[in-house]
Context: one part of a larger RNA
RNA sequence: GGAUGAACGCUAGCGGCAUGCUUAACACAUGCAAGUUUAACUAGGAUUUUCAUUUCUAGUGGCGAACGGGUGAGUAAUGAGUAAGGAACCUGCCCUUGGGAGUGGCACAACAACCAGAAAUGGUUGCUAAAGCUCCAUAAUAUAAGCUGAGGAGUUAAAGAAGUAAUUCGUCUGGGGAUGGGCUUACAUCUGAUUAGCUAGUUGGUGAGGUAAUAGCUUAACAAGGCAAUGAUCAGUCGUUGGUCUGAGAAGAUGAUCAGCCACACUGGGACUGAGACACGGCCCAGACUCCUGCGGGAGGCAGCAGUGGGGAAUUUUCCGCAAUGGGCGAAAGCCUGACGGAGCAAUGCCGCGUGGAGGCAGUAGGCCCACGGGUCGUGAACUUCUUUUUUCGUCGAAGAAGCAAUGACAGUAUAUGAGGAAUAAGCAUCGGCUAACUCUGUGCCAGCAGCCGCGGUAAGACAGAGGAUGCAAGCGUUAUCC
Numbered sequence: 001g002g003a004u005g006a007a008c009g010c011u012a013g014c015g016g017c018a019u020g021c022u023u024a025a026c027a028c029a030u031g032c033a034a035g036u037u038u039a040a041c042u043a044g045g046a047u048u049u050u051c052a053u054u055u056c057u058a059g060u061g062g063c064g065a066a067c068g069g070g071u072g073a074g075u076a077a078u079g080a081g082u083a084a085g086g087a088a089c090c091u092g093c094c095c096u097u098g099g100g101a102g103u104g105g106c107a108c109a110a111c112a113a114c115c116a117g118a119a120a121u122g123g124u125u126g127c128u129a130a131a132g133c134u135c136c137a138u139a140a141u142a143u144a145a146g147c148u149g150a151g152g153a154g155u156u157a158a159a160g161a162a163g164u165a166a167u168u169c170g171u172c173u174g175g176g177g178a179u180g181g182g183c184u185u186a187c188a189u190c191u192g193a194u195u196a197g198c199u200a201g202u203u204g205g206u207g208a209g210g211u212a213a214u215a216g217c218u219u220a221a222c223a224a225g226g227c228a229a230u231g232a233u234c235a236g237u238c239g240u241u242g243g244u245c246u247g248a249g250a251a252g253a254u255g256a257u258c259a260g261c262c263a264c265a266c267u268g269g270g271a272c273u274g275a276g277a278c279a280c281g282g283c284c285c286a287g288a289c290u291c292c293u294g295c296g297g298g299a300g301g302c303a304g305c306a307g308u309g310g311g312g313a314a315u316u317u318u319c320c321g322c323a324a325u326g327g328g329c330g331a332a333a334g335c336c337u338g339a340c341g342g343a344g345c346a347a348u349g350c351c352g353c354g355u356g357g358a359g360g361c362a363g364u365a366g367g368c369c370c371a372c373g374g375g376u377c378g379u380g381a382a383c384u385u386c387u388u389u390u391u392u393c394g395u396c397g398a399a400g401a402a403g404c405a406a407u408g409a410c411a412g413u414a415u416a417u418g419a420g421g422a423a424u425a426a427g428c429a430u431c432g433g434c435u436a437a438c439u440c441u442g443u444g445c446c447a448g449c450a451g452c453c454g455c456g457g458u459a460a461g462a463c464a465g466a467g468g469a470u471g472c473a474a475g476c477g478u479u480a481u482c483c
Stems, first nucleotide, its partner, number of pairs: 001483004006479005013353006019346002021311001026309003030306003035063003040060007070264003079189001081187005089181002094177007102136001104134003111126006142155001160169003190236003197227003202224003206220004239261004243254004266287005289300004317343001319342003325339001326337004356386004366377004391420005400410001427472005432453003438467005448455002
């Protein structure tokens, strides 16, 4: 000198765009953050004089809830980065292409009755539908253990709905694709040797098991290997990359916001469902904590958005809207969406604008200095004249809406335009040298200053005040950290 997710002190007019718990992965009151589908199905209610219709609710079934959103505790390598591999793999929805859907059966919710319980919730009996479950039949280009091709035997499917209909959507089974993911390898990836030896499923092959798949992934017996001064093991610290800051570069530091990957979801463990999880707002067990209780037993998890307490030098509203973009479900209308779009708060940062322009000497008054002649603040003010960015009050009023129309949270916002009046708007730090800017008064090694050198003991350009000056400016200075 540059930089910051900054903080503190003094000060403060406006706008645009960004950013905003770096500390306790501390504990959380309250509300919301994942539903949808009646064109899969059953029942009950409302509407209607009745029928028809429309609509709501409960439950069964389907799809989604594995995305989106948060955090960085753990992790020094099961991670991330770069480059490869697969004759060792999976992939719901989607696209493309081939074939098929025949015949029967069954139960359980909801519901009703009864019962248990304070509650959470549960039990018994009975009824019932389906795209729920299931028997038989049929089928190959699937499976049948390296791959490809051929032949033979065996095994495994299915569901209907809407519509007058045409038809559309759905369903089963193959091939291919796309997308997403799992796995393996190489290279490089912080500090410490005052950590030198480490390792028995350890290293390897064989048999068996297991997985979507390879593999000591698991297991039995066998062999005795494997890693290490090119730093194993141990200990400490740490998410990682694109990037960001500094620097001419080499390089050093860093990893907020945004984007990719990983890990985690009160702590530890476990599986279930599913195409996909070992699952933040699912389940089970154990633990700590909090709450309810009729003491028998139950309920909970903000590192989602707001918000509260606490910690801290320090970090915002318990706001509006689904109008746009995107996501889930649905044939659609639509519903849901604290993702997102916006508004609010904060000079936290960057950028822009303003606080007036022109004229104006008897150089007035006043302050300060003085050699008492004068000098300086100073064209500065007053005064004359002009303008209205901004401000106040009015008027008009968007784009963003997506090719009929309708649909805008932001918002009566931005922009445009009219009226009024210089009106509403300047501070902060410094002035001994480094370093731009000097005098007076007070104080008297005191009070104090200070980044370094150093000032102060009676004329202090260094302390304090005043006048003047210098620098930056809606900011200025200090502190902290990096280059």